[in-house]
Formats: sequence, structure tokens, C1' cells
RNA sequence: GCGCGUGUAGCUCAGCUGGUUAGAGCGUCUCGGUGACAUCGAGGAGGUCGCUGGUUCAAGUCCAGCCACGCGCA
Repeated sequence: GCGCGUGUAGCUCAGCUGGUUAGAGCGUCUCGGUGACAUCGAGGAGGUCGCUGGUUCAAGUCCAGCCACGCGCA
């Protein structure tokens, strides 16, 4: 340099054929519970969906460029 793949919450990841509101587990916070912890139960906070544009009535999802990481080729 070329090709392919990945990028979504603090971490690991789902998100189908573009369409109700962006989700799960773990973690974290509050409450219940206990003599006090743990387990367990209830609830909350936390996201410019890597960045910038484009297509569309509508984009996490499609297209282009760029960035980072991984694999392969040279």
C1' cells in the first nucleotide's frame, strides 16, 4: 500500500428485512431485607450508537470519506 472484519452504557455484548421510546448481563447508587454482612427483591443514574458528510418521510442499521484496533496479502 491492497483486501476483509470490528467500533453501541464503566466492562462484556445483543439490536433481524431501515420504522412504536436504544437494550441485556456484570458493575455502580438508593431503598427493602439482616443485630450487622452476604445472598435475594424493588427502583434509579449512566449513551452525541468511533468522527464527518450523504440517501430517505424516517438511519445504530444503507452509501462515501476519515480515525482506531484486529486478521490476511504484498